Context: one part of a larger RNA
RNA sequence: GAGUAACGAUAAAGGGGGUGAAAAACCCCCUCGCUGAAAGACCAAGGGUUCCUGUCCAACGUUAAUCGGGGCAGGGUGAGUCGACCCCUAAGGCGAGGGCGAAAGCCGUAGUCGAUGGGAAACAGGUUAAUAUUCCUGUACCACCACGUGAUGCGAUGGAGGGACGGAGUAGGCUAGGUGAUCAGGGCGUUGGUUGUCCCUGUUCAAAGAUGUAGGCAGAGAGCUUAGGCAAAUCCGGGUUCUCAAUGCUGAGAUCUGAUGUCGAGUUUCUACGGAAACGAAGUCAUUGAUGCCAUGCUUCCAAGAAAAGCUUCUAAGCUUCAGUCACGUGGGAUCGUACCCGAAACCGACACAGGUGGUCAGGUCGAGAAGACCAAAGCGCUU
Repeated sequence: GAGUAACGAUAAAGGGGGUGAAAAACCCCCUCGCUGAAAGACCAAGGGUUCCUGUCCAACGUUAAUCGGGGCAGGGUGAGUCGACCCCUAAGGCGAGGGCGAAAGCCGUAGUCGAUGGGAAACAGGUUAAUAUUCCUGUACCACCACGUGAUGCGAUGGAGGGACGGAGUAGGCUAGGUGAUCAGGGCGUUGGUUGUCCCUGUUCAAAGAUGUAGGCAGAGAGCUUAGGCAAAUCCGGGUUCUCAAUGCUGAGAUCUGAUGUCGAGUUUCUACGGAAACGAAGUCAUUGAUGCCAUGCUUCCAAGAAAAGCUUCUAAGCUUCAGUCACGUGGGAUCGUACCCGAAACCGACACAGGUGGUCAGGUCGAGAAGACCAAAGCGCUU
């Protein structure tokens, strides 16, 4: 220079009360404003205690601070079903033997790892200051091991099926959700209007089990035979004969049970005014309707669109009073993650930084619309 620039989005504040040494900023209440395909809610990654409670205000916070993602102390993360671990493989890695190379090493078979993919099973309600598909209540489901009872042709690292997949287009059937009515409870204004064609609030509910629909797909069943599937096969494939027009597989949703339950406007009682406990009405219909489900469907196109295991089936060696397999019952179901932030003041940007960050949810009015405008739920007014 100078008590100058600046104090990080022009979404916005005002009033009352409280606490306190002190209040524009903290807490409570009433208005106002902003976002609302987000500036709301939930995950993954990443962070790692930032979560909740009490207490403190030196420093940190671009000002003050009684406040805080700050200091100190205490508390908090509960799983057979969510995710990991586990089983399986992809690109790729490693690689017994092996090949090559002066050496270091390079390549690579069997194999072994490796998810961003495939593989069993849980929902609704309640509860904490802070966790919940984990606790509690109710109602379910799954695979494996051991044991018990009963029945019985079982058996793989092998064969076969299946898993199993592209782009574009697409009619239909549904549901979530929305809207209106119905019904229930409550209200009655001094006004333009108020017992009315009035106003406010509510009108909720899953997995699972039963049924097997709209639809989609395949002709189906039986016998004989067989140079194929590295051996075998009753399995698959090939051939052939007979019978039947149906049969089988798949499949949302609806309906019934679940539910004499849950939730529920509100009412009553108690209260340290934070809340707690008890009781609890109506709980139906119509319409609209998805980008969700049927659906890995169907149609069409050429560039012809993972693998392996789980699963089903077939036999080989073998076992055949054992073992194994099937049904039912009983017991067990470990370990690790789980707090909190997540379009952000908690991640990546040296900062409480106008930048960046994958997925999911998707209300109302107008609208083709996830545009835009205004609103709901919810969250904020961006720390002078």
The part of an RNA shown here (large-subunit ribosomal RNA, domain III) has 384 nucleotides and comes from uncultured Litorivicinus sp.
The prediction has a mean pLDDT of 84.
Lineage of the source: Bacteria > Pseudomonadati > Pseudomonadota > Gammaproteobacteria > Litorivicinus.
It matches the Rfam family "Bacterial large subunit ribosomal RNA".